[in-house]
Context: one part of a larger RNA
RNA sequence: GAAGGAACGCUGGCAGCGUGCAUAACACAUGCAAGUCGAACGGGAUUAUUAUCUUCGGAUGAUAUGAGAGUGGCGAACGGGUGAGUAACACGUAAGAAUCUACCUUUAGGACGGGGAUAACUUCUGGAAACGGAUGCUAAUACCCAUACGCCCUUCGGGGGAAAGAUUUAUCGGUGAAGGAUUAGCCCGCGUCUGAUUAGAUAGUUGGUGGGGUAACGGCCUACCAAGUCGACGAUCAGUAGCUGGUUUGAGAGGAUGAUCAGCAACACUGGGACUGAGACACGGCCCAGACUCCUACGGGAGGCAGCAGUGGGGAAUCUUAGACAAUGGGCGCAAGCCUGAUCUAGCCAUGCCGCGUGAGUGAUGAAGGCCCUAGGGUCGUAAAGCUCUUUCGCCAGGGAUGAUAAUGACAGUACCUGGUAAAGAAACCCCGGCUAACUCCGUGCCAGCAGCCGCGGUAAUACGGAGGGGGUUAGCGUUGUUC
Numbered sequence: 001g002a003a004g005g006a007a008c009g010c011u012g013g014c015a016g017c018g019u020g021c022a023u024a025a026c027a028c029a030u031g032c033a034a035g036u037c038g039a040a041c042g043g044g045a046u047u048a049u050u051a052u053c054u055u056c057g058g059a060u061g062a063u064a065u066g067a068g069a070g071u072g073g074c075g076a077a078c079g080g081g082u083g084a085g086u087a088a089c090a091c092g093u094a095a096g097a098a099u100c101u102a103c104c105u106u107u108a109g110g111a112c113g114g115g116g117a118u119a120a121c122u123u124c125u126g127g128a129a130a131c132g133g134a135u136g137c138u139a140a141u142a143c144c145c146a147u148a149c150g151c152c153c154u155u156c157g158g159g160g161g162a163a164a165g166a167u168u169u170a171u172c173g174g175u176g177a178a179g180g181a182u183u184a185g186c187c188c189g190c191g192u193c194u195g196a197u198u199a200g201a202u203a204g205u206u207g208g209u210g211g212g213g214u215a216a217c218g219g220c221c222u223a224c225c226a227a228g229u230c231g232a233c234g235a236u237c238a239g240u241a242g243c244u245g246g247u248u249u250g251a252g253a254g255g256a257u258g259a260u261c262a263g264c265a266a267c268a269c270u271g272g273g274a275c276u277g278a279g280a281c282a283c284g285g286c287c288c289a290g291a292c293u294c295c296u297a298c299g300g301g302a303g304g305c306a307g308c309a310g311u312g313g314g315g316a317a318u319c320u321u322a323g324a325c326a327a328u329g330g331g332c333g334c335a336a337g338c339c340u341g342a343u344c345u346a347g348c349c350a351u352g353c354c355g356c357g358u359g360a361g362u363g364a365u366g367a368a369g370g371c372c373c374u375a376g377g378g379u380c381g382u383a384a385a386g387c388u389c390u391u392u393c394g395c396c397a398g399g400g401a402u403g404a405u406a407a408u409g410a411c412a413g414u415a416c417c418u419g420g421u422a423a424a425g426a427a428a429c430c431c432c433g434g435c436u437a438a439c440u441c442c443g444u445g446c447c448a449g450c451a452g453c454c455g456c457g458g459u460a461a462u463a464c465g466g467a468g469g470g471g472g473u474u475a476g477c478g479u480u481g482u483u484c
Stems, first nucleotide, its partner, number of pairs: 001484003006480005013356002016353003020348001021314001026312003030309003035074003040071002047064007081267002090192004096186001099184001104180004109175001113145003121136001123134004151160003165172003193239003200230003205227008242264004246257004269290005292303004320346001322345003328342001329340004359389004369380004393425001394421006403411001428473005433454003439468005449456002
């Protein structure tokens, strides 16, 4: 000098665009953050209209509407968060073969045969609750059987394995196979922090054979056999750490760093496990164990903000319990649409960058006043006052977009435009011995104090404190800490 997710002190007018728990991966009150489909299904509270009956309370039938639950499908594995773990094929880069892939897409096929249940619901019943139990009834694109051109296995005899319909009649959906696209899994060369005051490490360990397992290769697992494998080109162990594109500094080489944004991996109270599924060993799913919190009728239950806000705590320190799905995107749906704390916006903070303003011109009798003085004067100083102007920003009033158009605007009566208003509402901070731009007086008297280094202060201190003057930066200025 530059930089920053900074903090602190003094000060503070406006606008645009960014950023904003770095500490306790500490604990969390409350609300919201993942639903959707009646064009898969049984049904159906309510409301409205109408008809009949009526004991005038209402009941029953028809039509329309169709809430809340339930079966079923798809989604919930995305999106969002965090930096605990990880020194590793985790990441980066370059290559590879033994694989999977819902939705989308291409191709040529097949599907019209049967069956039994079950939730909802009814009745009974247990429990404080959470949640159940029994009986009876019912549907499906739920489930089962049959069927197999193509598909898989084969000892070539044979064996295995599928389907579903809906409606507004034009579509949508369902099934096996072969491709495409996309996604994911796997293998591997090279690169990736510190320590030798860590030198040996390793028994599923290294390789083989048979078997198992996986979507797939493989000690991935298992039985047997062999005794290998790694290591001073640093194994093993220990410490530290998410990696990268990047960011920052520097002429570069290099150093430091990995907030925001983007890619990848990991984690979801702690540890373990699988289920479902195309995909998870699953943040807002399940089971077990643990710690903690809450409810309880003491028998038993409920919970997981490292989602968005917000609270306590910790800390030098980091925001609103806001609006909207209008746009972009995502899920479901034929669609209308519903959901979306993703997102888009607004709010708070000089936290950063950038821009603007706090007036312009004129004005000497060099006014008053302050300070200095050799008492003549000098300086603050064209500075002020005065005179003549202007109105950016702000404030007041009117109009009023683009973003989205066939229609739909949270932002927002916002940006912007026009008119009005009056110089009117808007300047501070640090420094002045040298480094380093900027000097005098007074006070103090090795005291009080200053200080980044050298060093100032013991009676004329340009170094302490005040004043006048000056220098620098400017809505900021300085200090502290960090990096180059």